[in-house]
Formats: sequence, C1' cells, structure tokens
RNA sequence: GAGCCUGUAGCUCAAUGGCAGAGCGCUUGGCUUACAUCCAAGAGGUUGUAGGUUCGAUCCCUACCAGGCUCA
Repeated sequence: GAGCCUGUAGCUCAAUGGCAGAGCGCUUGGCUUACAUCCAAGAGGUUGUAGGUUCGAUCCCUACCAGGCUCA
C1' cells in the first nucleotide's frame, strides 16, 4: 500500500427495513441474625463518526476512524 472481517447497555452478544433486546453485572425492595442463593421491580443506548437512499435505517450505499486477519 491492497483486500476481507468486526464496531449495538459496564462485559459477552442478539435484532437482515417498521416499538433497540437477552444473559451476566449494577440499584432498590422482599427473604435471612447477617452474607450468599432465590423472588420482584428499576436504572442504564447519539447502534464507532459524517453523509446518502427510503414514508421509515442497527439493517442498504459512500467516505472516514479504531481493532483484527491475509497478501504485497
């Protein structure tokens, strides 16, 4: 320098055009002498950035950024 893959909650990951979710974690309450387990509820997101297409974009297109792999 070229190609490919990945980027979504604190972490690991779903969601293939129509309300952004799960598990773990966190907070509160219950339970317990207490802690853990368990039960219930809750908080937490500019979907890497900027544009484009569309009535509507996490999803499709373009550029860029970051990480990884391969080639030179």